[in-house]
Molecule: transfer RNA
Organism: Enterobacteriaceae endosymbiont of Macroplea mutica
RNA sequence: AGCUAUGUAGCUUAAGUGGUUAGAGCACAGCACUCAUAACGCUGAGAUUAUGGGUUCGAGUCCCAUCAUAGCUA
Numbered sequence: 001a002g003c004u005a006u007g008u009a010g011c012u013u014a015a016g017u018g019g020u021u022a023g024a025g026c027a028c029a030g031c032a033c034u035c036a037u038a039a040c041g042c043u044g045a046g047a048u049u050a051u052g053g054g055u056u057c058g059a060g061u062c063c064c065a066u067c068a069u070a071g072c073u074a
Base pairs, nucleotide, nucleotide: 001073002072003071004070005069006068007067010026011025012024013023019057028044029043030042031041050066051065052064053063054062
């Protein structure tokens, strides 16, 4: 320098052929339980999907550029 893959919550991840509130587990906060802590139970908050554009009535999903990581080739 070229090519390929990946990027979604603090972490691990789901999301059919684009479709109307982006779900779940762990972690976190509160409540309940307990003499107390943990575990179990209940409730809650937390994402505007790497960044910026484009297509579309509608984009996590399709297209383009850039960035980051990993791999391959030279």